A computed fold for a 72-nucleotide RNA from a Patescibacteria group bacterium, annotated as transfer RNA.
Its mean pLDDT, the model's own confidence on a scale to 100, is 82.
The sequence was found in a public genome assembly.
It matches the Rfam family "tRNA". The family's RNA type in Rfam is transfer RNA. Rfam links the family to the GO term triplet codon-amino acid adaptor activity.
[in-house]
RNA sequence: UGGGGAGUCGCCAAGUGGUAAGGCACAUGGUUCUGGUCCAUGCAUUCGCAGGUUCGAAUCCUGCCUCCCCAG
Numbered sequence: 001u002g003g004g005g006a007g008u009c010g011c012c013a014a015g016u017g018g019u020a021a022g023g024c025a026c027a028u029g030g031u032u033c034u035g036g037u038c039c040a041u042g043c044a045u046u047c048g049c050a051g052g053u054u055c056g057a058a059u060c061c062u063g064c065c066u067c068c069c070c071a072g
C1' cells in the first nucleotide's frame, strides 16, 4: 500500500430496514442476625465517528478512525 473481517450497556453477546433480546456485573427493595444464595424492579436519548439514501437506519451507501487476518 492492496484485499478481507470486526467495532452494539462496565464485560460477553443477539439483532441485517419498523420500539435494541439475553447473560454477568451494578443500583434499589424483599428474604437473612450479617454475608452469600434466591426473588422483584431498574439499567444503551450518539449501536466507533461524520455525511448520504429512506416515511423510517444498529441494519443500506460514501468517507474517516481503531483492532485482527492475508498478500506485497
Base pairs, nucleotide, nucleotide: 001071002070003069004068005067006066007065010024011023012022018055026042027041028040029039030038048064049063050062051061052060